[in-house]
Predicted 3D model of a 530-nucleotide part of an RNA (large-subunit ribosomal RNA, domain I) from Prochlorococcus sp. AG-402-K21. The coordinates come from a structure-prediction model, not an experiment, and the mean pLDDT is 84.

Context: one part of a larger RNA
RNA sequence: GGCUCACGGAGGAUACCUAGGCACACAGAGGCGAUGAAGGACGUGGUUACCUGCGAUAAGUCUCGGGGAGUUGGAAGCACACUUUGAUCCGGGAAUUUCCGAAUGGGGCAACCCCAUGUACGGCCAACUGAAUAUAUAGGUUGGUGCGAGCUAACCCAGCGAACUGAAACAUCUUAGUAGCUGGAGGAAGAGAAAGUAAAUAACGACUCCCUCAGUAGCGGCGAGCGAACGGGGAUUAGCCCAAACCGAUAGUCUUGACUAUCGGGGUUGUGGGACAGCAAUAUGGAUCAACAAAUCUAGAAGAAACGUUUGAAUGGCGUGCCACAGAGGGUGAAAGCCCCGUAAUCGAAAGAUAAGUUGACCUAGCUGUAUCCCGAGUAGCACGGAGCACGUGGAAUUCCGUGUGAAUCUGCGAGGACCACCUCGUAAGGCUAAGUACUACUGUGUGACCGAUAGUGAAACAGUACCGCGAGGGAAAGGUGAAAAGAACCCCGGGAGGGGAGUGAAAUAGAACAUGAAACCGUGAGCUU
Numbered sequence: 001g002g003c004u005c006a007c008g009g010a011g012g013a014u015a016c017c018u019a020g021g022c023a024c025a026c027a028g029a030g031g032c033g034a035u036g037a038a039g040g041a042c043g044u045g046g047u048u049a050c051c052u053g054c055g056a057u058a059a060g061u062c063u064c065g066g067g068g069a070g071u072u073g074g075a076a077g078c079a080c081a082c083u084u085u086g087a088u089c090c091g092g093g094a095a096u097u098u099c100c101g102a103a104u105g106g107g108g109c110a111a112c113c114c115c116a117u118g119u120a121c122g123g124c125c126a127a128c129u130g131a132a133u134a135u136a137u138a139g140g141u142u143g144g145u146g147c148g149a150g151c152u153a154a155c156c157c158a159g160c161g162a163a164c165u166g167a168a169a170c171a172u173c174u175u176a177g178u179a180g181c182u183g184g185a186g187g188a189a190g191a192g193a194a195a196g197u198a199a200a201u202a203a204c205g206a207c208u209c210c211c212u213c214a215g216u217a218g219c220g221g222c223g224a225g226c227g228a229a230c231g232g233g234g235a236u237u238a239g240c241c242c243a244a245a246c247c248g249a250u251a252g253u254c255u256u257g258a259c260u261a262u263c264g265g266g267g268u269u270g271u272g273g274g275a276c277a278g279c280a281a282u283a284u285g286g287a288u289c290a291a292c293a294a295a296u297c298u299a300g301a302a303g304a305a306a307c308g309u310u311u312g313a314a315u316g317g318c319g320u321g322c323c324a325c326a327g328a329g330g331g332u333g334a335a336a337g338c339c340c341c342g343u344a345a346u347c348g349a350a351a352g353a354u355a356a357g358u359u360g361a362c363c364u365a366g367c368u369g370u371a372u373c374c375c376g377a378g379u380a381g382c383a384c385g386g387a388g389c390a391c392g393u394g395g396a397a398u399u400c401c402g403u404g405u406g407a408a409u410c411u412g413c414g415a416g417g418a419c420c421a422c423c424u425c426g427u428a429a430g431g432c433u434a435a436g437u438a439c440u441a442c443u444g445u446g447u448g449a450c451c452g453a454u455a456g457u458g459a460a461a462c463a464g465u466a467c468c469g470c471g472a473g474g475g476a477a478a479g480g481u482g483a484a485a486a487g488a489a490c491c492c493c494g495g496g497a498g499g500g501g502a503g504u505g506a507a508a509u510a511g512a513a514c515a516u517g518a519a520a521c522c523g524u525g526a527g528c529u530u
Base pairs, nucleotide, nucleotide: 001529002528003527004526005525006524007523008522009521016480017479020451021450022448023447024446025445026444027443028442029440030439031151032150039100040099041098042055043054044053046078047077050074051073061094062093063092064091065090066089070082071081105114106113107112115118121148122147123145124144125143126142127141128140129139155186156184157183158182159181160180166173170221196204197203208235209234210233211232212231218226219225239432240431241430242376246265247264248263249262250261251260252259253258254257270410272375273374274373275372276369277368278367279366285363286362288361289360290359291358292357296353297352298351300347301346306320307319308318309317310316321338322337323327329341330340331339381405382404383403384402385401386400387399391417412427413426414425415424416423467474468473487514490501491500492499493498
């Protein structure tokens, strides 16, 4: 020096655990804000750095309920107190709620300054004014009005709108109307009661969503790729209101019999409907409003049944019992139906929320007839230029936009993929509409062939912290004594750190650098060997 064995140091793997995560299901809620939000700053305690709570009434005030013995947050100690005249605690309601922040009296380098009392700005209403330009209008001024403004995870609608990429290059094309930016809204949004779909002489009957049709028909430098619809099966079902013709009222205008404006009645459709003329009548339904209101939610109440022995400790073993509409789960000194919290079945609200339903109000129907009248206009259509339709201009319908042009009123008009005829279907140029569908920042309950501390959220822990960056931004590490602190009085060595006794404990090689304690690495001893 090497090898082996034993015992240690160091280290923190492994198995065990979970306080935290992840995913999903069901239900709720789907918003908050000028009555000042979200988010913050600064304060606030007897002592108080931080977190939590709260706001100069400041770990809190009042009130109404629940509850029943301790309380004074995490978080010990000391001190002072409160409480069966019901505290602390839990729930409903109310009060207070500094300063900043949309921030809004003016300013500003947010949480500050100044004036000294105020809706800053926009919208709406009214009055007064008032151009080009005569009447007017735009604009202006003043007053009134809390209507808007800001925040918020995803879902939704709309406007603008890429590129990498693929095409094995690349330009049409694709990625993709995606990402991104902007505007707007709701608990859903959007769509929606046929100028439909279809068929070839058959039919269906608003919209939406799912399965299929179907990777079909098609589109396509016919490349890469893109990619329907009808029909069928389901989910859910719901239909309505105006404009016009006509009648009336009020006001205005003038050319004195009309026109215009507003309001009321009327009316709403494609076997065309309505006005108009005549006849008849009180049924049915409602998505509207109001009152009352079962049940439910926001605290809770009560809730069965076990002993002995072993052990440090029994829930385990052994022995003998009991409850069960309760043998879900958690805790307790090891593994508990019967020890504790609970669980099953049962009961419960002064106050607030929500609301099935009931009642009332309000709204809501028909038949016949034909002469005349009405049935959505710078619209439909057409030309040109674009976009969107699965459809790249193509034979390109249908839909939308720009420029130009420009009809018809039921003997009308549109569509059925150029176009024409026949036939069939519908009735544009106004509007509303629940459900079925999408999502989950948030609340409650529950579940997991989800993770178990290099995993699971970045974050089990005072984490979006420490730290890095001028900034946008980036972004960690870090869990476990024990059943209980019983956390080691006292003695000894030492300046201390640390250790040796003593003591606690089942255990101290569980001693706070604390459960288990692998390997690398470092030693001590013994054996063998060079």